[in-house]
Molecule: Guanidine-I riboswitch aptamer
Organism: Merismopedia glauca CCAP 1448/3
RNA sequence: ACAAAUUGCUUCUAGGGUUCCGACUGGUUGUAAGUCAUGUCAAGCCAGUGUCUGGUCCAAGAGAAGCUAGCUAGCUAACCACAUAGAGUUUAGUUAGCCACACGGCGGGGGAAAAGCCCGGGAGAU
Numbered sequence: 001a002c003a004a005a006u007u008g009c010u011u012c013u014a015g016g017g018u019u020c021c022g023a024c025u026g027g028u029u030g031u032a033a034g035u036c037a038u039g040u041c042a043a044g045c046c047a048g049u050g051u052c053u054g055g056u057c058c059a060a061g062a063g064a065a066g067c068u069a070g071c072u073a074g075c076u077a078a079c080c081a082c083a084u085a086g087a088g089u090u091u092a093g094u095u096a097g098c099c100a101c102a103c104g105g106c107g108g109g110g111g112a113a114a115a116g117c118c119c120g121g122g123a124g125a126u
Base pairs, nucleotide, nucleotide: 008067009066010065011064012063015058016057020055021054022052023049024048025047026046027045028044029043070098071097072096073095074094075093076092077091078090079088080086101121103124107119108118109117
């Protein structure tokens, strides 16, 4: 300097905002029952607030768990061969092990919006 490889998915979490639900605030109307009476009550509708704990939702290459793929070493069966034999760049199943390391912008994208999501194991740094 060049080439190859370092799989994917599911469930969650750090985190994220505000579609929907809820909460809160304001406005509007002000039923039934009950009541001597009282409407700034209840309930509905509208608008706003994520500097609203939440539910729904999004969510990690460098977070977690599981499955899967892959690699290594065996075992079983099939295939090939059969000579006193055996052989394997094969196929299928199965057992065990391995599955490492990883600093990282700006900016853009993004169902509603944002994000540690995507561009991106990128640019860059060592």